[in-house]
Context: one part of a larger RNA
RNA sequence: AGAUGAACGCUGGCGGCGUGCCUAACACAUGCAAGUCAAGCGAUUCUCUUCGGAGAAGAUCGGCGGACGGGUGAGUAACGCGUGGGUAACCUGCCCUGUACACACAGAUAACAUACCGAAAGGUAUGCUAAUACGGGAUAACAUAAGAAAUUCGCAUGUUUUUCUUAUCAAAGCUCCGGCGGUACAGGAUGGACCCGCGUCUGAUUAGCUAGUUGGUGAGGUAACGGCCCACCAAGGCGACGAUGCAUAGCCGGCCUGAGAGGGCGGACGGCCACAUUGGGACUGAGACACGGCCCAAACUCCUACGGGAGGCAGCAGUAGGGAAUUUUCGUCAAUGGGGGGAACCCUGAACGAGCAAUGCCGCGUGAGUGAGGAAGGUCUUCGGAUCGUAAAGCUCUGUUGUAAGAGAAAAACGGCACUCAUAGGGAAUGAUGAGUGAGUGAUGGUAUCUUACCAGAAAGUCACGGCUAACUACGUGCCAGCAGCCGCGGUAAUACGUAGGUGGCGAGCGUUAUCC
Numbered sequence: 001a002g003a004u005g006a007a008c009g010c011u012g013g014c015g016g017c018g019u020g021c022c023u024a025a026c027a028c029a030u031g032c033a034a035g036u037c038a039a040g041c042g043a044u045u046c047u048c049u050u051c052g053g054a055g056a057a058g059a060u061c062g063g064c065g066g067a068c069g070g071g072u073g074a075g076u077a078a079c080g081c082g083u084g085g086g087u088a089a090c091c092u093g094c095c096c097u098g099u100a101c102a103c104a105c106a107g108a109u110a111a112c113a114u115a116c117c118g119a120a121a122g123g124u125a126u127g128c129u130a131a132u133a134c135g136g137g138a139u140a141a142c143a144u145a146a147g148a149a150a151u152u153c154g155c156a157u158g159u160u161u162u163u164c165u166u167a168u169c170a171a172a173g174c175u176c177c178g179g180c181g182g183u184a185c186a187g188g189a190u191g192g193a194c195c196c197g198c199g200u201c202u203g204a205u206u207a208g209c210u211a212g213u214u215g216g217u218g219a220g221g222u223a224a225c226g227g228c229c230c231a232c233c234a235a236g237g238c239g240a241c242g243a244u245g246c247a248u249a250g251c252c253g254g255c256c257u258g259a260g261a262g263g264g265c266g267g268a269c270g271g272c273c274a275c276a277u278u279g280g281g282a283c284u285g286a287g288a289c290a291c292g293g294c295c296c297a298a299a300c301u302c303c304u305a306c307g308g309g310a311g312g313c314a315g316c317a318g319u320a321g322g323g324a325a326u327u328u329u330c331g332u333c334a335a336u337g338g339g340g341g342g343a344a345c346c347c348u349g350a351a352c353g354a355g356c357a358a359u360g361c362c363g364c365g366u367g368a369g370u371g372a373g374g375a376a377g378g379u380c381u382u383c384g385g386a387u388c389g390u391a392a393a394g395c396u397c398u399g400u401u402g403u404a405a406g407a408g409a410a411a412a413a414c415g416g417c418a419c420u421c422a423u424a425g426g427g428a429a430u431g432a433u434g435a436g437u438g439a440g441u442g443a444u445g446g447u448a449u450c451u452u453a454c455c456a457g458a459a460a461g462u463c464a465c466g467g468c469u470a471a472c473u474a475c476g477u478g479c480c481a482g483c484a485g486c487c488g489c490g491g492u493a494a495u496a497c498g499u500a501g502g503u504g505g506c507g508a509g510c511g512u513u514a515u516c517c
Base pairs, nucleotide, nucleotide: 002516003515004514006513007512008511009510010509013364014363015362016361017360018359019357020356021322027319028318030317031316032315035064036063037062040061044057045056046055047054048053071275072274073273080200081199082198083197084196085195086194087193090192091191095188096187097186098185099184100183101182103137105135112127113126114125115124116123117122143168144167145166146165147164148163149162150161153158173180174179203246208238209237210236213235214234215233216232217231218230220228250272251271252270253269254265255264256263257262277298278297279296280295281294300311301310302309303308328354330353331352332351336350337348338347339346340345367397368396369395370394377388378387379386380385402454403453404452405451406450407449412444417438418437419436420435421434422433423432461506462505463504464503465502466487467486468485472501473500474499475498476497482489483488
């Protein structure tokens, strides 16, 4: 000099775009952050009724989603991450393509009703009912398993293709009649799992470590390979090319600096990983060993009728605490994206916006011209004058930001809805696609911007001035008070302390501190 998620001191006009708990992975009041589907199902309530039914609301059963999105960086020195490969050792809901199919039955249960227990949370008994819920049966191969034969490829365990035999396993309907779904299998796409090579911090004042340990056989387990687990057998395996233990740390794309090589960092944004009060465990499911699910234990907090219950902000705001230090208990689903739904639509603290903070970068302004009696005043003075200084005042203009009044956007709107027409098919209707018409849909926002009026009226500081280093005099003080990044200043003429005038630098900032190169 450059840089920062900065802080502190003094000061502070506006806008745009970013950024904002680095500390206590400390504890959390309150609100919100994941629901949706009535075209699966039978009840219930309300409205209308031509008494057939129609519409609305809708807890429960049922389906899909709550494994995404959002947060944090505690742990982790590891196949965790990065990079390049492998799976002849694997899975994959929704989506796409293709093939085949959906037969005929049964028994329950919630909601609900009644009774009861309980302070509450909640629970018990009896009775009723349905399904795209559940159960067994039938049918089925190109599926799965076992066996046999031939064949391709491979170093090999094996593998590809074909044929045969045996055994096993499916389904669900609804409808506005347009559709929406269901089952099995094959392929794809997407997402994931596992394995391997290389790379990935510090110290040897850490030198030995290891019994499921290393390998084999067999059985189990898994989507799958494997000491992953188990039984038996062998006695191995790792290590100065740094094992083991201790310490530190999420990794990367990148960011800062530097001519580069390198050094430092990993905040925002993006990818991966790990975690969700602490520890453990599984269940459900295509997917979790699951932040706003379950069970157990622990600490803590709350309620209690003392018998027992409830909770988890490292989601968005917000509170206490810690700290030098880090924001609103805001608006909207308008757009983008996500979940559900056939759709309308609903939900969405994701997101988009606004608010706060000079926290950073960038831009603009605090006026322009003229103006010598070089005013007054201050400071210095050799007392002549010099300087602040065209600076001010005055005069002439302009009108940024601002204030008041008025006008007021574009774009972010595409999609969706209703109607008409056309197309193909059709007897027609409905629907699909395309075109047209129409009514509406914007949180931001009465924002940006514009016009008029008004007044220079609100708008400059901060640090330094001995050398390094741009910028000097006076007074005060007298090794005192003090300064200081280094050298060093101060003991009576201090350009180095304090104040004033002047000057220099930068400027809505300036300086200091901390950290990195």